A computed fold for a 74-nucleotide RNA from Levilactobacillus suantsaii, annotated as transfer RNA.
The organism belongs to Levilactobacillus, within Bacteria.
[in-house]
RNA sequence: GGACUUUUAGCUCAGUUGGUUAGAGCCUCCAGCUCAUAACUGGAUGGUCGUAGGUUCGAGUCCUACAUGGUCCA
Repeated sequence: GGACUUUUAGCUCAGUUGGUUAGAGCCUCCAGCUCAUAACUGGAUGGUCGUAGGUUCGAGUCCUACAUGGUCCA
């Protein structure tokens, strides 16, 4: 220098062919249960879907550039 790929909640990750409120588990907090703790059960909090544009009636999803991590080639 070139090719491919990753980026979504505090952490680990799903999200199907673009479609009708952006999710799960863990963590944290509250409550229940218990003499008490743990475990268990229920609930709550938490999001600029990396950034900026574009296409579309509609974008986490498609296109472009940039950024970040990774793999490979030279």
Source information: Its Rfam family is "tRNA". The coordinates come from a structure-prediction model, not an experiment, and the mean pLDDT is 81.